[in-house]
Molecule: transfer RNA
Organism: Thermoplasmata archaeon
């Protein structure tokens, strides 16, 4: 330079066109305990990498760019 994979709460990840976007762990708050762990209960936490674009609707399709990786020259 060229080709191919990936990019989604803090960390890791499922979801690849239909109303509300999954799940561990972590985090706070309450039960529990003398008291920490643990364990139950609830909650809080996303521009779905960015910008068109296609379509009645895009986290999903599609084109550019960003990053990262892995190959080729």
């Nucleotide at each position: 330079g060229g080709g191919c994979u990936a990019g989604u709460g803090g960390u890791c990840u499922a979801g690849g066109g239909g109303u509300u976007a999954u799940g561990a762990c972590g985090c706070u708050g309450c039960c529990c305990u003398u008291a920490c762990g643990a364990g139950g209960c609830a909650g809080a936490g996303g521009u779905c990498g960015c910008c068109g674009g296609u379509u009645c609707g895009a986290a999903u399709c599609c084109g550019g760019c960003c990053u990262a990786g892995c190959c080729c020259a």